The RNA shown here (Bacterial RNase P class A) has 339 nucleotides and comes from a Pseudomonadales bacterium. It matches the Rfam family "Bacterial RNase P class A". Clan: RNaseP clan. Rfam classes the family as a ribozyme. The prediction has a mean pLDDT of 77. The RNAcentral record of the sequence draws on ENA. NCBI's taxonomy places the organism under Bacteria, Pseudomonadati, Pseudomonadota, Gammaproteobacteria, Pseudomonadales.

RNA sequence: GGAGUCAGCCAGACAAUCGCUCGGUUCAGACCGGGAGGAAAGUCCGGGCUCCAAAGGGCAGGGUGCCAGGUAACGCCUGGGAGGCGCGAGCCUACGGAAAGUGCAGCAGAAAGUAUACCGCCUGCGAAGCAGGUAAGGGUGAAAUGGUGUGGUAAGAGCGCACCGCGCGGCUGGUAACAGGCGUGGCAAUGUAAACCCCACCUGGAGCAAGACCAAAUAGGAAUCCGAAUGGCGUGGCCCGCGUCUGGAUUCGGGUAGGUUGCUAUAGGUGUCUGGCGACAGGCAUCACAGAUGAAUGAUUGUCCUCGACAGAACCCGGCUUAUAGGCCGACUCCUUUU
Numbered sequence: 001g002g003a004g005u006c007a008g009c010c011a012g013a014c015a016a017u018c019g020c021u022c023g024g025u026u027c028a029g030a031c032c033g034g035g036a037g038g039a040a041a042g043u044c045c046g047g048g049c050u051c052c053a054a055a056g057g058g059c060a061g062g063g064u065g066c067c068a069g070g071u072a073a074c075g076c077c078u079g080g081g082a083g084g085c086g087c088g089a090g091c092c093u094a095c096g097g098a099a100a101g102u103g104c105a106g107c108a109g110a111a112a113g114u115a116u117a118c119c120g121c122c123u124g125c126g127a128a129g130c131a132g133g134u135a136a137g138g139g140u141g142a143a144a145u146g147g148u149g150u151g152g153u154a155a156g157a158g159c160g161c162a163c164c165g166c167g168c169g170g171c172u173g174g175u176a177a178c179a180g181g182c183g184u185g186g187c188a189a190u191g192u193a194a195a196c197c198c199c200a201c202c203u204g205g206a207g208c209a210a211g212a213c214c215a216a217a218u219a220g221g222a223a224u225c226c227g228a229a230u231g232g233c234g235u236g237g238c239c240c241g242c243g244u245c246u247g248g249a250u251u252c253g254g255g256u257a258g259g260u261u262g263c264u265a266u267a268g269g270u271g272u273c274u275g276g277c278g279a280c281a282g283g284c285a286u287c288a289c290a291g292a293u294g295a296a297u298g299a300u301u302g303u304c305c306u307c308g309a310c311a312g313a314a315c316c317c318g319g320c321u322u323a324u325a326g327g328c329c330g331a332c333u334c335c336u337u338u339u
Stems, first nucleotide, its partner, number of pairs: 001335006008328003012304007020035005037310001041321002044319005049207004056240004061203005066080005081095001082093004096198002101196002103192003118138002120134006146164006165187001166185004171180003211261004221252006231245004266288001268287008
């Protein structure tokens, strides 16, 4: 100097004039303070909260899937392990079980399970060809029934041997996933579970348009049909239990759809100390940072500049995923050159 990897921060700024909205103060007015995001987005997960509800339990269904921790909890995060990619810093993983069972692997190929023999090799008879042996070489295929080397053989083959692989047994290290060593057996029936399935753990439902209160008005309305205790109803389905006693459908007709609350002090933010590899936890101090409801933060002027992308809260919070102009900053890796 170039090329990369991982992580963090900002998200136009300042001034003036007028305007909008919330809170405080005030008789009122003036005045004071606050006013969209890193993703507010997707509605994909997990909860807080509210109701069913004065009663639960189980099954089916659904979700997760290496180990250990963190957290209110999670399918999230942190740290390890295994497998894979990269020269490397690093990155990815839908990562339990194929000896419980079922299914699938088309075509090609001789054969996709105990083997088999298309070409080939060897032996015998021998013109062709026939018989026997063989699976080392070739072909087909995603995959050919352990691999490499060597000895041996008529030609070969775990047929023997060495190493690797695989099965079994036990030892060492580690909380564990797992890793390493030792002994033993010539051992071999593939792959696939993001196929059904088995195993382990978790799991009620509906949702702020949940719910609560106030005011006003009306008609606690009428008719028809079905069902009715061995029954109906009670917030996904089924069963048991418990409670209750009238349930379901259709048609006609009447009133209201207004206000308050829920609605923001929280599993909260910031700073610092201690513990921890870390996620994070605890102590101390400090701060109050939107609460609209046809929906608030806008307009004009001037200056600066990196010339502004993706984009607007609607009960709240912790994550994940997706979109994204530009700028700042830290650590690490590789290549080249010079000293």